This is a predicted structure of a 74-nucleotide RNA (transfer RNA) from a Gemmataceae bacterium. Its Rfam family is "tRNA". Rfam classes the family as a transfer RNA. Lineage of the source: Bacteria > Pseudomonadati > Planctomycetota > Planctomycetia > Gemmataceae. The sequence is in RNAcentral, with records from ENA and MGnify.

C1' cells in the first nucleotide's frame, strides 16, 4: 500500500445471511418486601442502529464513499 473482521441504549451484545413495530440482559430510576443496608420480585426511562449519499412504497439490514478500533500480508 494490500486484504479480512467490527462500530446498534450508560455498559456488554443479538437482531443483518433471506429489507417490513429497534430488542434482551446488566446499571440507572420508581415501587414492594426489610428496623436499615444488601438480596429478591415489580414497573419505568433510556438509540442520529459510527458518518455521509444512493436503491427501494420501506433501510440496522443491500450498493458507493469516508472515519474510528483490531487481525494478517509487505
Nucleotide at each position: 500500500g494490500g486484504a479480512g473482521g467490527c462500530g446498534u441504549a450508560g455498559c456488554u451484545c443479538a437482531g443483518u445471511c433471506c429489507g417490513g413495530u429497534a430488542g434482551a440482559g446488566c446499571a440507572u430510576c420508581g415501587g414492594a418486601c426489610u428496623u436499615u443496608u444488601a438480596a429478591u420480585c415489580c414497573g419505568c426511562u433510556g438509540g442520529u442502529c459510527c458518518c455521509g449519499g444512493g436503491u427501494u412504497c420501506g433501510a440496522a439490514u443491500c450498493c458507493c464513499g469516508g472515519c474510528g478500533c483490531c487481525u494478517c500480508c509487505a